Transfer RNA from a Candidatus Limnocylindria bacterium, 75 nucleotides, folded computationally. The same sequence occurs in records of 3 taxa. NCBI's taxonomy places the organism under Bacteria, Bacillati, Chloroflexota, Candidatus Limnocylindria. Rfam family: tRNA. The family's RNA type in Rfam is transfer RNA. Rfam links the family to the GO term triplet codon-amino acid adaptor activity. About the family: Transfer RNA (tRNA) molecules are approximately 80 nucleotides in length. The sequence is in RNAcentral, with records from ENA and MGnify. The coordinates come from a structure-prediction model, not an experiment, and the mean pLDDT is 81.
RNA sequence: GCCGACGUAGCUCAACGGCAGAGCAGCGGUUUUGUAAACCGCAGGUUCUCGGUUCGAGUCCGAGCGUCGGCUCCA
Repeated sequence: GCCGACGUAGCUCAACGGCAGAGCAGCGGUUUUGUAAACCGCAGGUUCUCGGUUCGAGUCCGAGCGUCGGCUCCA
């Protein structure tokens, strides 16, 4: 330099163009002599950035940035 995948909650990941969710972690409660476990509930989001398409974009298109992987050239 070229190609591909990925970027969403603190972490790991979902979400056919139509309400942004789960598990774990956190907080509260029930239970227990107490802790853990179990169960119930609560809270947590600028979906990497900018632009475009659309009635409507996390999703489709373009550019950029970042992470990972593969390939190649020169010296």